[in-house]
Molecule: c-di-GMP-I riboswitch aptamer
Organism: Evansella clarkii
RNA sequence: AGUUGAUAAAGGCAAACUGCUUGAAAAAGUAGGACGCAAAGCCUAGGAUCUAAGGUGGUCUUUUGUAUUUGACUACUAUGACCGCCUGGUUGCCAUA
Numbered sequence: 001a002g003u004u005g006a007u008a009a010a011g012g013c014a015a016a017c018u019g020c021u022u023g024a025a026a027a028a029g030u031a032g033g034a035c036g037c038a039a040a041g042c043c044u045a046g047g048a049u050c051u052a053a054g055g056u057g058g059u060c061u062u063u064u065g066u067a068u069u070u071g072a073c074u075a076c077u078a079u080g081a082c083c084g085c086c087u088g089g090u091u092g093c094c095a096u097a
Stems, first nucleotide, its partner, number of pairs: 004095002012037002017032006035084001041090003045087003049081002054077007
């Protein structure tokens, strides 16, 4: 220095849940709290998954002579989310069974 992570040592992070805040939502931040994690440090680079504000279409409804207009429902759609889903990139503590 590299591989590896069995036994140690020093430590680290913090799931679910709850309070407050932000957001259309997914979710995020923060405080408490620990399910667990050898990268459960960081990065959307690729994929998976989640959401649908906005957009497009449909149905109904309102208005109307028709077109138009209003609202509701519904399908599709990330530019949104997620690194504690996987792959990848990158940095790091200790040790050598």